This is a predicted structure of a 1532-nucleotide RNA (small-subunit ribosomal RNA) from a sediment metagenome. The coordinates come from a structure-prediction model, not an experiment, and the mean pLDDT is 85. Its Rfam family is "Bacterial small subunit ribosomal RNA".
[in-house]
RNA sequence: AGAGUUUGAUCCUGGCUCAGAUUGAACGCUGGAGGCGUGCUUAACACAUGCAAGUCGUGCGAGAAAGGGACUUCGGUCCUGAGUAGAGCGGCGCACGGGUGAGUAACGCGUGGGUAAUCUCCCUUGGUGAUCGGGAUAACAGCGGGAAACUGCUGCUAAUACCGGAUAUUCUUCAUGUUUAACUUCAUGGGGUAAAGGUGGCCUCUGCUUGCAAGCUACCACACCAAGAUGAGCCCGCGUCUCAUUAGCUAGUUGGUAGGGUAAUGGCCUACCAAGGCUACGAUGAGUAGCUGGUCUGAGAGGAUGACCAGCCACACUGGGACUGGAACACGGCCCAGACUCCUACGGGAGGCAGCAGUGGGGAAUAUUGCGCAAUGGGCGAAAGCCUGACGCAGCGACGCCUCGUGAGGGAUGAAGGUCUUCGGAUCGUAAACCUCUGUCAAGAGGGAAGAAACCCUUGGAUUCGAAUAGGGUCCUUGGCUGACGGUACCUCAAAAGGAAGCACCGGCUAACUCCGUGCCAGCAGCCGCGGUAAUACGGAGGGUGCAAGCGUUAUCCGGAUUCACUGGGUUUAAAGGGUGCGUAGGUGGACUGGUAAGUCAGUGGUGAAAUCUUCCCGCUUAACGGGAAAACUGCCAUUGAUACUAUUGGUCUUGAAUAUUGCGGAGGUCAGCGGAAUAUGUCAUGUAGCGGUGAAAUGCUUAGAUAUGACAUAGAACACCAAUUGCGAAGGCAGCUGACUACACAUAUAUUGACACUGAUGCACGAAAGCGUGGGGAUCAAACAGGAUUAGAUACCCUGGUAGUCCACGCCCUAAACUAUGGAUACUCGACAUACGCGAUACACUGUGUGUGUCUGAGCGAAAGCAUUAAGUAUCCCACCUGGGAAGUACGAUCGCAAGAUUGAAACUCAAAGGAAUUGGCGGGGGUCCGCACAAGCGGUGGAGCAUGUGGUUUAAUUCGAUGAUACGCGAGGAACCUUACCUGGGCUAGAAUGUCACGCGACCGGCGGUGAAAGCCGCUCUUAUAGCAAUAUACGCGUGAUAAGGUGCUGCAUGGCUGUCGUCAGCUCGUGCCGUGAGGUGUUGGGUUAAGUCCCGCAACGAGCGCAACCCUUACACUUAGUUGCCAUCGGGUCAUGCCGGGCACUCUAAGUGAACUGCCGGCGUUAAGCCGGAGGAAGGUGGGGAUGACGUCAAGUCAUCAUGGCCUUUAUGCCUAGGGCUACACACGUGCUACAAUGGCAGGUACAGAGGGCAGCAAAACCGCGAGGUUGAGCCAAUCCCAAAAAGCCUGCCCCAGUUGGGAUUGCAGUCUGCAACUCGACUGCAUGAACUUGGAAUCGCUAGUAAUCGCAGAUCAGAAUGCUGCGGUGAAUACGUUCCCGGGCCUUGUACACACCGCCCGUCACACCACGAAAGUCUGUCAUACCAGAAGUCGGUGAGCUAACCCGCAAGGGAGGCAGCCGCCCACGGUAUGGCGGGUGAUUGGGGUGAAGUCGUAACAAGGUAGCCGUAGGGGAACCUGCGGCUG
Repeated sequence: AGAGUUUGAUCCUGGCUCAGAUUGAACGCUGGAGGCGUGCUUAACACAUGCAAGUCGUGCGAGAAAGGGACUUCGGUCCUGAGUAGAGCGGCGCACGGGUGAGUAACGCGUGGGUAAUCUCCCUUGGUGAUCGGGAUAACAGCGGGAAACUGCUGCUAAUACCGGAUAUUCUUCAUGUUUAACUUCAUGGGGUAAAGGUGGCCUCUGCUUGCAAGCUACCACACCAAGAUGAGCCCGCGUCUCAUUAGCUAGUUGGUAGGGUAAUGGCCUACCAAGGCUACGAUGAGUAGCUGGUCUGAGAGGAUGACCAGCCACACUGGGACUGGAACACGGCCCAGACUCCUACGGGAGGCAGCAGUGGGGAAUAUUGCGCAAUGGGCGAAAGCCUGACGCAGCGACGCCUCGUGAGGGAUGAAGGUCUUCGGAUCGUAAACCUCUGUCAAGAGGGAAGAAACCCUUGGAUUCGAAUAGGGUCCUUGGCUGACGGUACCUCAAAAGGAAGCACCGGCUAACUCCGUGCCAGCAGCCGCGGUAAUACGGAGGGUGCAAGCGUUAUCCGGAUUCACUGGGUUUAAAGGGUGCGUAGGUGGACUGGUAAGUCAGUGGUGAAAUCUUCCCGCUUAACGGGAAAACUGCCAUUGAUACUAUUGGUCUUGAAUAUUGCGGAGGUCAGCGGAAUAUGUCAUGUAGCGGUGAAAUGCUUAGAUAUGACAUAGAACACCAAUUGCGAAGGCAGCUGACUACACAUAUAUUGACACUGAUGCACGAAAGCGUGGGGAUCAAACAGGAUUAGAUACCCUGGUAGUCCACGCCCUAAACUAUGGAUACUCGACAUACGCGAUACACUGUGUGUGUCUGAGCGAAAGCAUUAAGUAUCCCACCUGGGAAGUACGAUCGCAAGAUUGAAACUCAAAGGAAUUGGCGGGGGUCCGCACAAGCGGUGGAGCAUGUGGUUUAAUUCGAUGAUACGCGAGGAACCUUACCUGGGCUAGAAUGUCACGCGACCGGCGGUGAAAGCCGCUCUUAUAGCAAUAUACGCGUGAUAAGGUGCUGCAUGGCUGUCGUCAGCUCGUGCCGUGAGGUGUUGGGUUAAGUCCCGCAACGAGCGCAACCCUUACACUUAGUUGCCAUCGGGUCAUGCCGGGCACUCUAAGUGAACUGCCGGCGUUAAGCCGGAGGAAGGUGGGGAUGACGUCAAGUCAUCAUGGCCUUUAUGCCUAGGGCUACACACGUGCUACAAUGGCAGGUACAGAGGGCAGCAAAACCGCGAGGUUGAGCCAAUCCCAAAAAGCCUGCCCCAGUUGGGAUUGCAGUCUGCAACUCGACUGCAUGAACUUGGAAUCGCUAGUAAUCGCAGAUCAGAAUGCUGCGGUGAAUACGUUCCCGGGCCUUGUACACACCGCCCGUCACACCACGAAAGUCUGUCAUACCAGAAGUCGGUGAGCUAACCCGCAAGGGAGGCAGCCGCCCACGGUAUGGCGGGUGAUUGGGGUGAAGUCGUAACAAGGUAGCCGUAGGGGAACCUGCGGCUG
């Protein structure tokens, strides 16, 4: 610090996801040691049991028992235990410490202040005092009640308990005076309020006089005052979460006066008076939440969080209340109410773990009913000491952090084994074994700390109080006592590599790769995505990578995310500028000069607790952890100063702004009047059969006279030309002419005011069209509606009609693609041109200047397109708005509206994209241009018939397999009776039918014969004896056995090679360098011409090049040269009935080798002087002469694993091999390709003429003879320019047929034959005789062909024993037509649109049906919470009363009375509770609504191309649905 993911690719916008760090965690697998931390985040749920707050006998009275001892009359008594235990009165503590976070949005917390508005037990300091009295009461005893808890009555008693009197100030209160702003200060006087003793010691003073008491003294305690310290209370400034779909709240409410209350201010409370107080700088309400230091993260700013530790607050079963006290409205106190639990004798009682352990429950989840007060701290005490689940320790948990270990060095036969393999090897791997060492940890044995110093006791001393050598206080000093942890840390010893490694991952992000299994299954997945038979993505294995006593997963928060942007974002088109203006609050604001000093800046002071973080030093062996110091805590407050800027205040200015005068401009607005054209209607007239309408029609109108034409009349609406890229207006918008009223911009030059300005939340006003209300009006047009067409349908497009509406007045509505998709204002920043209206100057033109309106362009900006002085540039100010797509501008709520609806405006759920601009392609029922038998013009076919052949389908034991739009279907197959043959049925073989190598055996090989059998096969018999060598033996060959190695037309053409089809013989496809662009890419290759051609020329940021085109090759057409047999025969000779038959010749034809010839070369015209085109000459041939071969980059996962080759998989007594028979030849049917026909341009019969190219020895076969014939017999000749196949046919000549199912046509069938072949039954071809079907020119549709072509005629060949209507070639005869490129099909180039890129066979919308999911509405129903009104009212404070009761004080001899108090009763307030109503929230709900998601469902085709009616926006109506139509608007 970034990365992945939208696309074919690119740039951008934008979301989603990942890598990091973190945790009080949990879960999975695994687990050696130690240290330091940490551990109910959930049910503030309920709790058994134990412990967690007591202490003081130096405050007080009283005071056991067991046990022991002594005595005893055996009943007991005494001593001790012991002034002990345990209670009681009293004091102090229990308000600390410990827990929890429910409540609380608050002066609760944080921070800084205030308290002249306050209190403070204990502690410290200073001062003063502590006097004289009194009456009770618990304990205890007695008698009772009760199950218990507990309690009543009577009687006795003490105090540092309680009470009265005295005394007292710098206390308190009142009065007077004084002073003050003020109970602010002082003085005088009156009233009021204190106390308690205990212990030790002593005898100086007094009394009895041993000693003790009074007394003295010391210490502790006590009372009052003042001060301090500490702690607390109260008040204030600032800060402190979300929602405005919470906008108004408030009657003690805000203030005042008086009083009450409190330690104290205050509506804190009461009475009276006034009517205030809070709020857009967010009151009130709702939701959520303890706050902070800090913690986590981050570069920081921030964001999140508030476990442990520390500060504050709140709470203690729930609610209420007070008491005591210095302090509580009190966790381990009290009273009441409620819920719950427990005890009960049913009458009544008891309880509160959110203390430490522990239990149940909840939960994914969180520990021991441990030890000790040794340390630290706390309470009480004079002290010893007691208490202390605070605390110190231990236990449990890898929960976290930190440290250590599981060994180190050597060791290559690179062992065995595993895995992979191209079979060579590679890898695990120096890893192991083995050798040499070391000893951390654990385990064993032995030793063994620090934490401890105080208090206290004790030794000695100093000092002080004191009469004191008594005692005490304070200080120093000597020695002693005390350890839970724990026999722990640590140290030592011996032995031994011995006891100690896992987890996740390995497609990319992201470090790490192979094999096997699986086969869109099982599964994985954080995102993208893997898996459909070769998965580095699933599962296993080997190997590797990462971390390591842990590793992963899940969850959380921050980061990355500049993705809420203060630092640090945007708004033309990606999400986003409000429809427009006026204007309030607010924000911002021109120039000069003073004052102030709020902001701002600087210095100083205080504070910012400690801990934490950072730095340094130090201590545990290191570290974690801890100790010390520093720094920091970016903040707040106070104070001193500075004054540039902002602010505020005073003065001034004119340039911003405004006003006046003059001029000018315009469809600016409102109202009134007027005008002509057109349209419709009406009347009259002329006139006659149609009009109208459309792609074509029809509905409609019309002989009752239309349309058309003329005249006149009426009505309403809109204003042609001018007219424009124009003008005006804030926007919407505004258009005939005239007038009235009114608003505005601009220009010029002067004058005036003197910052009066800009923006503008809320608000107010305006706001197209449609729509609504009332009343008019109604010509045209025209939603709805009706009819006619179109169509598969047509709720549309088209047509004929037609109502709301369109128009007016008044009132609503308030929305538009209300768009420049661009808020307003100001300033600055190159230019060019045009235009509207002013001004200066001017005769105009030209020119200068200003305000508008436009176009082009530079810098700059921008993702790009583009913008560019009218900015989307550079800046400032203000407002509005955006934060992924969908759900959705929907739901709910609220406001507005007559309604339609508008405004405001979510969530659940769902997706990994949605989107912008540009690029390349493809595509378009876009455009331009060009080509092709593409159409057109022609000729002949197919589609109908019969047959042949192929295919589908069906059938079958099998009908083997493949090909299947064009580009399969007379295709692989150029030839299935057996074979072929791959298929089926049966019979057999198993190293196998072929080949190589090795070993062994036998034998030469080659042959012959037999049995069985359908054959193959199986079982036998027999013959022969090779070559080399003297021989053993070797070699070759054959057979058998064994080993290696086979075989497969089995699967995958979607694993492949090769070959092939097609686009297409179309003219295209690319590269290097340069240039342009952020980039994909572009340029070149586009443009102007031209061509069959990216062929060539010209131009050009391109210059060149490659593969294609063309040419080079073959053939054909002409000539020449050479050559002359088997070809030829003109001349010469010979011969025949005749024939190059013979001699001879090579002239000709021909043959086959070479050469020449054609190149737009020549001429003319056109063209740009070019390329080239047109015409002409010459020529056998003329513009690539005709034909062939030749097929660019690529496309179709096109075809072929069955030609061949080949990876992988499968098979091995079979999916291989041999063999017989069958099948591939089936047959209701459908299609393709052909043949033969339907006839007279013909058929039949007879006669007769002319080719080319081929083939031939397992061959072609003449001639002759036989047969009606197929053919047979025999066989000359020929390995071929020699012989043969071989007859060419159409043609020509002659005759017959006479338009018919025929003398057309030949299918089918019967009989008889021929040939091939081992064999023609399934299943061949041919012949003869007989039979004589359909068919009389073929519907929709469709094919071929442009010249030696179509059509027509025959010939040959390959394959082949035989078997063509097919195929491949060959020649004979031999046409018609092409105006032309509008249309159909295909293709090339340029351009345009695009929502397509699997590329239009694309994409995609909505209803309906089904399934699932979340949400809304809903008669209701259940529940929570808050509020209001009323009822009721426990405990309790306060107030009243108090006839009952009453020790202390007063009066009184007493009785009694008084003061005071208590019970009781009454009242105010009030918790729980009740009744009623309402608000808000939640659950549920028959039914219902839309939404989302789903595999290949249904209906259509709305959108994307001119998407086939351009689309979209608003509105209204209509319709199964997408949608359609009207009106207005926009161009996206």